[in-house]
């Protein structure tokens, strides 16, 4: 000095699904959030589960461990906007594979 990969920070992009119903409720009225109850949904914060393979034990067809996700579940979260948001792009810092 090239700058793979990995990590961090900032900024940008970023889907899905009821602005559901009833009560509380008083302020002219309405809506949202929050409170209580009820039903319906979503998966891309997080969380949980598992295939092949590998290892061990056993022995004729098994057991145990490990084992991924955008798959599955929906605990949590979410279902106008806002916030959040896996993932991704740009910039910067660090790392330093390869040459």
């Nucleotide at each position: 000095a090239u700058g793979a990969u990995a990590a961090c920070a900032a900024g940008g992009g970023g889907a899905g699904a009821g602005a559901c119903c009833a009560c509380a409720a008083g302020a002219a009225g309405u809506c949202a959030a929050a409170g209580u109850g009820g039903c319906g949904c979503c998966g891309a914060a997080g969380g949980a589960g598992c295939a092949a393979g590998c290892a061990g034990c056993a022995u004729u067809g098994g057991c145990u461990g490990u084992g991924a996700a955008u798959c599955u579940c929906u605990c949590a979260g979410g279902c106008a906007a806002a916030a959040a948001g896996a993932c991704u792009c740009u910039u910067g810092u660090u790392u330093g594979a390869c040459g």

A computed fold for a 99-nucleotide RNA from Calidifontibacillus erzurumensis, annotated as Glycine riboswitch aptamer. The sequence is in RNAcentral, with records from Rfam. It matches the Rfam family "Glycine riboswitch aptamer". Its family is annotated with glycine biosynthetic process in the Gene Ontology. Taxonomically the source falls in Calidifontibacillus (Bacteria, Bacillota, Bacilli, Caryophanales).